RNAcentral holds the full RNA, with entries from ENA. Large-subunit ribosomal RNA, half B from a Patescibacteria group bacterium, 1186 nucleotides, folded computationally. NCBI's taxonomy places the organism under Bacteria, Bacteria candidate phyla.
Context: one part of a larger RNA
RNA sequence: CCCUUUGUUAAGGAACUCGGCAAAACAGUGGCUGUAACUUUGGAAUAAAGCCUGGUUGCUCCCGGGAGGGAGCGACCCGCAGCGAAAGACAUCAACCGACUGUUUACCAAAAACACAGGUCCCUGCUAAAGCGCAAGCUGAAAUAUAGGGGCUGAUGCCUGGCCAGUGUCAGAACGUUAAGGGAGGGGGUCAUGUCCGCAAGGACGGCAGCCUCCAACUGAAGCGCUGAUGAACGCCGGCGAUAACUAUAAUCGUCCUAAGGUAGCGAAAUUCCUUGUCGGGUAAGUUCCGACCUGCACGAAUGGCAUAACGAGUUGAUGACUGUCUCAACAAGGGACUCAGUGAAAUUGCAAGAUGAGUGAAGAUGCUCAUUGCCCGUGGUUAGACGAAAAGACCCCGUGAAGCUUUACUAUAACUUGUUAUUGGGUUCAUGUUUCGCAUGUUCAGCGUAGGUGGGAGCCUUCGGGCGCCAAUGAGACACCACCCUUGCGUUACGUGAAUUCUAACCGAUCGCCGUUAUCCGGCGGUUGGGACAGUAGCUGGUGGGUAGUUUACCUGGGGCGGGUGCCUCCCAAAAAGUAACGGAGGCGUUUACAAAGGUCAGCUUAGCGCGGAUGGAAAUCGCGCUGGACGUGCAAACGCACAAGCUGGCUUUACUGCAAGACAGACAAGUCGCGCAGUCGCGAAAGCGGAAGUUAGUGAUCCGACCGUACGAAAUAGGACGGCGGAAGCUCAACGGAUAAAAGCUACUCCGGGGAUAACAGGCUGAUCCCCCCCAAGAGUCCACAUCGACGGGGGGGUUUGGCACCUCGAUGUCGGCCCGUCGCAUCCUGGAGCUGGAGAAGGUUCCAAGGGUUUGGCUGUUCGCCAAUUAAAGCGGCACGCGAGCUGGGUUCAGAACGUCGUGAGACAGUUCGGUCUCCUAUCUACCAUGGGCGCCGAAGGUUGAGAGGAUUCUUCUCUAGUACGAGAGGAUCGAGAAGGAUAAACCUCUGGUUUACCGGUUGUCCUGCCAAGGGCAGUGCCGGGUAGCCACGUUUAGUUCGGAUAAACGCUGAAAGCAUCUAAGCGUGAAGCCGACCUCAAGAUUAGCCUUCAUUAUUAGACUCCUGCGAGACGAGCAGGUUGAUAGGCCGUACGUGGAAGUGCAGUAAUGCAUGUAGCGGAGCGGUACUAAUAAGUCGAG
Repeated sequence: CCCUUUGUUAAGGAACUCGGCAAAACAGUGGCUGUAACUUUGGAAUAAAGCCUGGUUGCUCCCGGGAGGGAGCGACCCGCAGCGAAAGACAUCAACCGACUGUUUACCAAAAACACAGGUCCCUGCUAAAGCGCAAGCUGAAAUAUAGGGGCUGAUGCCUGGCCAGUGUCAGAACGUUAAGGGAGGGGGUCAUGUCCGCAAGGACGGCAGCCUCCAACUGAAGCGCUGAUGAACGCCGGCGAUAACUAUAAUCGUCCUAAGGUAGCGAAAUUCCUUGUCGGGUAAGUUCCGACCUGCACGAAUGGCAUAACGAGUUGAUGACUGUCUCAACAAGGGACUCAGUGAAAUUGCAAGAUGAGUGAAGAUGCUCAUUGCCCGUGGUUAGACGAAAAGACCCCGUGAAGCUUUACUAUAACUUGUUAUUGGGUUCAUGUUUCGCAUGUUCAGCGUAGGUGGGAGCCUUCGGGCGCCAAUGAGACACCACCCUUGCGUUACGUGAAUUCUAACCGAUCGCCGUUAUCCGGCGGUUGGGACAGUAGCUGGUGGGUAGUUUACCUGGGGCGGGUGCCUCCCAAAAAGUAACGGAGGCGUUUACAAAGGUCAGCUUAGCGCGGAUGGAAAUCGCGCUGGACGUGCAAACGCACAAGCUGGCUUUACUGCAAGACAGACAAGUCGCGCAGUCGCGAAAGCGGAAGUUAGUGAUCCGACCGUACGAAAUAGGACGGCGGAAGCUCAACGGAUAAAAGCUACUCCGGGGAUAACAGGCUGAUCCCCCCCAAGAGUCCACAUCGACGGGGGGGUUUGGCACCUCGAUGUCGGCCCGUCGCAUCCUGGAGCUGGAGAAGGUUCCAAGGGUUUGGCUGUUCGCCAAUUAAAGCGGCACGCGAGCUGGGUUCAGAACGUCGUGAGACAGUUCGGUCUCCUAUCUACCAUGGGCGCCGAAGGUUGAGAGGAUUCUUCUCUAGUACGAGAGGAUCGAGAAGGAUAAACCUCUGGUUUACCGGUUGUCCUGCCAAGGGCAGUGCCGGGUAGCCACGUUUAGUUCGGAUAAACGCUGAAAGCAUCUAAGCGUGAAGCCGACCUCAAGAUUAGCCUUCAUUAUUAGACUCCUGCGAGACGAGCAGGUUGAUAGGCCGUACGUGGAAGUGCAGUAAUGCAUGUAGCGGAGCGGUACUAAUAAGUCGAG
């Protein structure tokens, strides 16, 4: 120097900044006045704003018994200042959000979040609902719907619209579906026994009972389907077109869709992307703010809408006051830092013998290459680098990692609910099934007619009158009588089933008495009473079931996600064998064809295009001839084939066969492909022959599993058989197609672990499409004229600032935008300087060339870079330096955890959308680097003085006056060149002036304590506060600086002058020419190891000289430097004085007193100046040449 805690500050006063952060200041829960909008009439309100305040002394009034307290009216006194110090609200105007007081993330968020009173909905009748618990039991509650529980909203005021299609909830019960259980009936196995065959052994077939087993009509609840209600339940609340007499707009109309299409209110909003919307206000200037508008990307009505007094450490804007926040910094004080004494850590550390530039290099080098620089070692400082330290990156990706959360992911499950069985009993009624008995029942036509069927039947009954029947007739069937039956119904018996109801005795409650017992629990005994075979509990069972649990939720990928893809076939890529990648370029497949084939065979035929000719007839039907040559056709994509055809047509057919198979192709495997030939059996053909599907290459799926057909191989004592084996064929968009399971989606910003620079975001690197700059050509514009100026269509190059591409260093960490501080470099130059051309009259410009010395403003808005705006300026340049710079600062933005809005999502949650809030570690720097400052050694003993190789600094611009109102110009206007004056900014030095500060100077003053008291002093209260202030240090002050000159040049302009008889500034030669270059100016500088030079002293010593030591400051962190060390003014003291303060104490006088006057320009005084040896610099020691 700096950090920190404080004090003061000229002029200005928020210009600072994301933001008045911080600080300052106002007022002072003292007194007296006075107080607005608005308002829920309580408030707002101590609103705001204004005034007063000391001391002495006199008087009046009030209270009090008094002590005393209070209010007021006068007079006088002092000070800069009287609430004299301390303590003790800044205020106002607006907007948003939340009503309020309260609560919260202990340790980054105090808020707009939570809560809240109030509102509303749902549940709950008491053994309440709800909750805890396996249960017992407990809370709720010793409560009882004005009570309790739950959800949403959130005071108050005005209000709270439409939709019930989806989801949920509630209600309903006819029908459909539906479990366990019950179960008619049926199948299978075994089997006494029977039948058949057999001489027998035995075999075959059927098969009672029992046992085992399978199927199952019917019965069987809730649920679901179904019907309805319900929004202060979850939620949702449209599109297109046309239309009015300017235009615009659309009250209006049409049309489509919907469950219904957003009402009131509000609206660029905590919600508006475009957007800094537009207009108005405020400001010099307003991305913020306020008021409006309405085009509401994407407000909207208890996930409440709008308004709102009061309140808020909330958010935003404005104003006053005030200030070191700032212009722009200065001084001072305390504590650190520094030095000394004592004590004594830490992280870190591959090694260390640790320089710069350029280059190279895993792409940013102290350590490699080249060059340059550099004697050895400290101390104080600064942080640019050591991809510094710290923390196995929180971002990103990956892991068949983890966890938490969600749901209409999958699978379970607690709980709730349903039926059934048990605990579990009696009665009645009803319904219903089977059954016993009785009674009834039966209508086609014809027939006397209400003919159930069959058999027997000529009689039966009688009141003796007769009736019925037979017979006859009708008819499919014939009646009397007897018997057995059928249909339907009623009654009844028995056995079931179901429903309802009732009883009391299981079971469950309540209560009283006694006892355990001194017990409002509990239990026992007894009584009373309420329920009651229900409930409860247990087994089985259907439903509901993120309440809970376990899991899944693919891969490729120029990061990941989104998109696309994932198997098979064809072509190109593919480099003339095969094979060959990409998120390279193009297309296809997941089949088809069956007896009138698109298969086999035998036989036959030739398509297509063009030309010519020919009735209807045409471009094109069919016929004839010719030409081309395979272009047609091939079931389907492409490629390769195909005329003896593989194409087209016809006949007969089924080889679209069975059992094998030599040998090959291809190939990781598993798969895949071709196939001579043999046997059997067929088709066609006269035959030779051909035929084991199709012109070829796609048309697909392993294993397990169960089922099917065949076989009869095994069958756990035996028989039989279940089951298994073997052969065959079927069942997978297992399409993520070599197929993890029968069965699976999401979120994480609350996150975690393991890894990756194998992989993204920053920066670097490579590249340079894009970007910026330049050049070439010159169509054209420029009245004329390409080239004063501009320059199309095109072409070439450079740069490495943009957006990108790549993914090379870094994920055991390279901190990211902007601002501040501090710079440095490039030049493609913004200004200033020098030139050429001009469509340059002058002035002002345009354009180009040279040129990097210097310079390049302050504000409003926004986090902004940028940009817009205001006012200036000579000008307000463009870029690089890890988009320079966070071990230098900030932290507004972005980018953790909280919260809200809009939007998306069922949800958890999400958003390069918005909004409010939100820990920036290291007091200590090892090395390099840089700024200072020492020690050592060297330079052949010293002291003093110098030279300057080299290095650094500085380098500026404007205005005015004169020349001259001249040149120029019609005028308006208005110079070059040159001379002079003033100023801005910048820099250095200084303190005479001005202005600050001035904590051991002087004075005033409040409270209190002390020196016994008075007086006079001292301490403390920030130096108590206040007024001044020397030296020093400073700026706001003063002085100085840039100049000028020389040399060589740039662009440019010339002289002479050839090559090239000319021309030509050039080739040889010679000039002019810039703020630029080199000097000149200022500073450092001989470690300039090349160590220089000069002068004086010293010569062998007690040397010259220097140091230690001491007094010190002009010097200073410490060293150092400088002034001195008795032959002395170095410091202190003393004397004097400058200067500051401002009139001391004491005494006297005046006054009742406060106080005043005089003595007296008094007293006092840090640092200044001068003087004076009174004190201390004494004494002593060390080094010192060949």